[in-house]
């Protein structure tokens, strides 16, 4: 890099550095010298995984039984696997914090500027 699932009309910025670019990419249309990227500090906005609760399963571990094992039955199980449910309280791992992903671009529908889907792309999880 690619691959597979989810979600993307909600929501959330100050400040220091710095100094012309940003919004992925092409068209448009915006943002920006009343400060673009970026780097830094603090804050915040969600709720992707974990953390937290419940079950199943179950290594080590115990005790019996058995001549004896790589045997059986119980018990326990906080270590691991899977699974469920649920809150934005907590901590963590990420993301985010102008405009729907900012709108379009291909398809389709209509009431003709509107919807719905597609490719993109983001962002999380996960697999090898």
């Nucleotide at each position: 890099a690619g691959c597979u699932c989810a979600u993307c009309c909600a929501g959330a910025g100050g400040g220091g550095c710095a100094g012309a670019g940003g919004g992925a990419a092409c068209g448009g249309c915006c943002c920006g010298a009343u400060g673009a990227a970026g780097c830094c500090c603090c804050g915040g906005c969600a709720a992707c995984c974990a953390u937290c609760u419940c079950g199943a399963c179950c290594a080590u571990u115990c005790g019996c039984g058995g001549c004896a094992c790589u045997c059986g039955c119980g018990a326990g199980g906080c270590a691991g696997u899977c699974g469920a449910a649920g809150a934005a309280a907590u901590u963590g791992g990420u993301g985010c914090c102008a405009a729907c992903u900012c709108c379009g671009a291909c398809c389709c529908g209509c009431c003709c500027g509107c919807g719905g889907g597609a490719c993109a792309g983001a962002u999380g999880a996960g697999g090898a």
Predicted 3D model of a 128-nucleotide RNA (SAM riboswitch aptamer (S box leader)) from Saccharopolyspora gloriosae. The prediction has a mean pLDDT of 76. The source organism's lineage runs through Bacteria, Bacillati, Actinomycetota, Pseudonocardiaceae and Saccharopolyspora.